[in-house]
RNA sequence: UACCUGUUUGCGGGAGAGAGCCAAACCGGGAAAAACCGGGGCGGACGCCGAAGGGGAAAUCGCCCGAAAUCUCUCAGGCAAAAGAACCGUAGACAGGUC
Numbered sequence: 001u002a003c004c005u006g007u008u009u010g011c012g013g014g015a016g017a018g019a020g021c022c023a024a025a026c027c028g029g030g031a032a033a034a035a036c037c038g039g040g041g042c043g044g045a046c047g048c049c050g051a052a053g054g055g056g057a058a059a060u061c062g063c064c065c066g067a068a069a070u071c072u073c074u075c076a077g078g079c080a081a082a083a084g085a086a087c088c089g090u091a092g093a094c095a096g097g098u099c
Base pairs, nucleotide, nucleotide: 002098003097004096005095006094007093008092009091010090011089012088013087018046021044022043026039027038028037029036047079048078049077053075054073055072056071060067061066
């Protein structure tokens, strides 16, 4: 000096699936109370998604443990927008390697 790999930070991109249903306290209307209506959303019954995290796992490597797909489960998470988001690109810093 150039390239490669990893970690991390900033920036840009980044999918899927009910703005669904029932519904407590409380608030407003209801001439006082109640039915009822609107707001509210403690809680509940289902439906669904796969790309935080987590589990399983084909081929293959290994042949003890294990690694491991765009596969699988859906515990957690999520189902308008926003946020988040695996992953990708890019810039910087640091570490390692090669010439």